Model confidence (mean pLDDT): 79 of 100.
The RNA shown here (SAM-I/IV (S-adenosyl methionine) riboswitch aptamer) has 94 nucleotides and comes from uncultured Erythrobacter sp.
The sequence is in RNAcentral, with records from MGnify.
Its Rfam family is "SAM-I/IV (S-adenosyl methionine) riboswitch aptamer". Rfam links the family to the GO terms S-adenosylmethionine metabolic process and regulation of gene expression. The family is grouped with related families in Rfam's "SAM clan". Rfam 15.1 lists 567 matches to the family in 508 species.
[in-house]
RNA sequence: GUAUCAAGAGAAGGGUCUGUCCCUCGCCAACCUGCCCGCUCGGGCAAGGUGGUUCCGCAAGCAGCGGGAUACGGCCGGAAGGCAACGAAGCGAG
Numbered sequence: 001g002u003a004u005c006a007a008g009a010g011a012a013g014g015g016u017c018u019g020u021c022c023c024u025c026g027c028c029a030a031c032c033u034g035c036c037c038g039c040u041c042g043g044g045c046a047a048g049g050u051g052g053u054u055c056c057g058c059a060a061g062c063a064g065c066g067g068g069a070u071a072c073g074g075c076c077g078g079a080a081g082g083c084a085a086c087g088a089a090g091c092g093a094g
Stems, first nucleotide, its partner, number of pairs: 001072005010025001012024004016019001026053003031049003034045003039094004055067004074083003
């Protein structure tokens, strides 16, 4: 700087400097990477990388304003370059 905060998802276990904290497992979500057809667009897949699992206040018919939050891949390497990415989905248009 751009996009999103509509919906969705645990009264779980542990740690603790007791906090809008951390870890584990489960679950949710397509923001990035990857895969699904050579390319583009759309759509799909929670595999890799993040994140979430009560956003707050004002206003309020809808809209909106302010704050806050999340995303805009990860790892190795000085660089060049290299590595992993599913037993899921396996589609539509051009």